[in-house]
């Protein structure tokens, strides 16, 4: 340099163009216990940027970062 493949709450992982973006840990409050632990309730927290297509994009197309592979 070329070609490929990934990016979603802190972390892990779901979402077949129309989901309030769900789920387990973790985190916070409150319950219950002399306290902790555990248990049970609640709740906060994500689409890598940036343009396009569409009526509508996490989701499909271009580019740009970032990783990780393949090639001479």
């Nucleotide at each position: 340099g070329u070609c490929g493949c990934u990016a979603u709450c802190g972390u892990a992982u779901a979402a077949u163009g129309g989901u309030u973006a769900g789920u387990a840990c973790g985190g916070a409050u409150g319950g219950u216990u002399u306290u902790c632990a555990g248990c049970c309730a609640u709740c906060a927290a994500a689409u890598a940027g940036c343009a396009g297509u569409u009526c509508g994009a996490u989701c499909c197309u271009g580019c740009u970062u970032a990783g990780c592979g393949a090639u001479a």
A computed fold for a 72-nucleotide RNA from Bdellovibrionaceae bacterium UBA5009, annotated as transfer RNA. Rfam family: tRNA. It is annotated as a transfer RNA.